[in-house]
RNA sequence: GCGGAUGUGGCGGAAUUGGCAGACGCGCUAGACUUAGGAUCUAGUCCGCAAGGGUGCAGGUUCAAGUCCUGUCAUCCGCA
Numbered sequence: 001g002c003g004g005a006u007g008u009g010g011c012g013g014a015a016u017u018g019g020c021a022g023a024c025g026c027g028c029u030a031g032a033c034u035u036a037g038g039a040u041c042u043a044g045u046c047c048g049c050a051a052g053g054g055u056g057c058a059g060g061u062u063c064a065a066g067u068c069c070u071g072u073c074a075u076c077c078g079c080a
Stems, first nucleotide, its partner, number of pairs: 001079007010026003019063001027045006046053002056072005
């Protein structure tokens, strides 16, 4: 230099047929239980008072984009 794969909350990871983004698990917070702790159970856990915004970054297509298109960045793999 060329080609390919991946990028989503604190972490892993789903939503691949374009149609409710953050399911599910871990972790964390509060409560119940316990003498206390662990385990278990219940509720909460992206930002925002709300309206809304949010899928590496910037554009585009569409009524509608995590998903399709273009450019770009990072990591990994292959070729030279």
The RNA shown here (transfer RNA) has 80 nucleotides and comes from a Lachnospiraceae bacterium. Its Rfam family is "tRNA". About the family: Transfer RNA (tRNA) molecules are approximately 80 nucleotides in length. Its mean pLDDT, the model's own confidence on a scale to 100, is 81.